[in-house]
Molecule: transfer RNA
Organism: Candidatus Nomurabacteria bacterium
RNA sequence: GGGGCUAUAGCUCAGCUGGCUAGAGCGCACGAUUCACAUUCGUGAGGUCGUAGGUUCGAGUCCUACUAGCCCCA
Numbered sequence: 001g002g003g004g005c006u007a008u009a010g011c012u013c014a015g016c017u018g019g020c021u022a023g024a025g026c027g028c029a030c031g032a033u034u035c036a037c038a039u040u041c042g043u044g045a046g047g048u049c050g051u052a053g054g055u056u057c058g059a060g061u062c063c064u065a066c067u068a069g070c071c072c073c074a
Base pairs, nucleotide, nucleotide: 001073002072003071004070005069006068007067010026011025012024013023019057028044029043030042031041032040050066051065052064053063054062
């Protein structure tokens, strides 16, 4: 220098061929249970979907550039 993959909640990830309110597990807070803790059960909070543009009636999803990490070629 050239190419590929990944980026979604605090952590690990799902999200199909663009569609109505973006989800799960763990963790966290509160409640029930217990003498108490743990377990279990219930409820809840937590997201500018890496950044900036573009396409579209509509984008986590498609296109472009950039950023970060990993890998390959030279």